The RNA shown here (Bacterial RNase P class A) has 391 nucleotides and comes from a Chloroflexota bacterium. The coordinates come from a structure-prediction model, not an experiment, and the mean pLDDT is 78. The model forms 93% of the base pairs in the Rfam consensus. Its Rfam family is "Bacterial RNase P class A". It is annotated as a ribozyme.

[in-house]
RNA sequence: CAGGUCAGCCGGGUGAUCGCGGUCUGGUCGUAGCCAGGCUGAGGAAAGUCCGCACUCCACAGAGCACGGUGCCGGCUAACAGCCGGGCGGGGUAACCCGACGGAAAGUGCCACAGAGAUGUGUAUUGCCGACGGCCGCGUAAGCGGUUAGGGCGAGGGUGAAACGGUGGUGUAAGAGACCACCGGCAGCGGCAGUAAUGUCGCUGGCCAGGCAAACCCCACCGGGAGCAAGGCCAAGCAGGGCGGAACAUGGCCGGAAACGGCCGUGUACGGGGCUGCUCGUUCCGUCUGACGCCCGGGUAGGCCGCAUGAGGGUGUCGGUAACGGCACUCCCAGAUAGAUGAUCACCACCCGUAAGGGGACAGAAUGCGGCUUACAGGCUGGCCUGGUAU
Numbered sequence: 001c002a003g004g005u006c007a008g009c010c011g012g013g014u015g016a017u018c019g020c021g022g023u024c025u026g027g028u029c030g031u032a033g034c035c036a037g038g039c040u041g042a043g044g045a046a047a048g049u050c051c052g053c054a055c056u057c058c059a060c061a062g063a064g065c066a067c068g069g070u071g072c073c074g075g076c077u078a079a080c081a082g083c084c085g086g087g088c089g090g091g092g093u094a095a096c097c098c099g100a101c102g103g104a105a106a107g108u109g110c111c112a113c114a115g116a117g118a119u120g121u122g123u124a125u126u127g128c129c130g131a132c133g134g135c136c137g138c139g140u141a142a143g144c145g146g147u148u149a150g151g152g153c154g155a156g157g158g159u160g161a162a163a164c165g166g167u168g169g170u171g172u173a174a175g176a177g178a179c180c181a182c183c184g185g186c187a188g189c190g191g192c193a194g195u196a197a198u199g200u201c202g203c204u205g206g207c208c209a210g211g212c213a214a215a216c217c218c219c220a221c222c223g224g225g226a227g228c229a230a231g232g233c234c235a236a237g238c239a240g241g242g243c244g245g246a247a248c249a250u251g252g253c254c255g256g257a258a259a260c261g262g263c264c265g266u267g268u269a270c271g272g273g274g275c276u277g278c279u280c281g282u283u284c285c286g287u288c289u290g291a292c293g294c295c296c297g298g299g300u301a302g303g304c305c306g307c308a309u310g311a312g313g314g315u316g317u318c319g320g321u322a323a324c325g326g327c328a329c330u331c332c333c334a335g336a337u338a339g340a341u342g343a344u345c346a347c348c349a350c351c352c353g354u355a356a357g358g359g360g361a362c363a364g365a366a367u368g369c370g371g372c373u374u375a376c377a378g379g380c381u382g383g384c385c386u387g388g389u390a391u
Stems, first nucleotide, its partner, number of pairs: 001387010012348007020041009043362001047373002050371005055227004067223005072086005087101001088099004102218002107216002109212003126156001127153003132150001133148006165183006184208001186205008231305004240296005247268009269287007312331008350359003
């Protein structure tokens, strides 16, 4: 210098004008409201809502079944399917990356296409053989020769991602772990190293065991349900319940044989509501089928809490390889409720362009927190690896 790999960080700045949410102070006599001023107001993912918790209500003696999840080992954590360290397997020259990574020698199931056959006394397409049997020939016979979609065989070729260890030999009619030696792999036992996963060495064994368990299943461990529209408090109006609550006279209509009942009025008196804080006045409603007033319980609209001092952020230091934890100091950092966090302009910085000019991603809180995953214009910093060059 080039290429790569891993980790961390940023995600424009300043000002002016107009506007919005929260909060504090002051003013308007006071509440509400309004006005003025101060402070404050999205993210690295606020996203997907995929895990794990806190919190709340409901349920709950214990055990089992079912269902769901997790699955190498050790550690961290409130917890986790997360993180850190290690082991094993795979990829890469390497730095480094990826892995739901228990069990397929318990059982069941599946294994496309191709192929004869896709897993268990496995297969016979191309093949090999002619011991045994049959047939034919020769021979008196023993036997010999030939042939054989009878039979034996699983080696060679072929198909496939995968065809039931490899090499050499013995053996045989031909062959084959049929047998033997070595190698590989597996299982069991033991020694050593390690907390462990595991590694390594030795002995023994039978000849050898295909893949898939994010297929059923087996083993081990874990798991109550619903969710802030959780849940709690206050509480108009309407409906319900209780108590109090002001009358006499008279007319008309209807039903009835009548007694009487029902309906509609009028006058005076009384009661009550509004105009109004009181009196008068006026108007409206009512007088036992009750105006109106008071009280009660549940509770709708609506309001308040939950709701941001927390598994909190920053700095330093100590322990630990690390994740993380301890201690000290310090900071207070949105809280709306149909949802505020915006718009315009100027200058500066950045990118594209000779210039004029143009451009700035993904996205946006809704109870909170820890993770994972996904999206992202552009930019900064550092470690490590490989190759080249120079000293």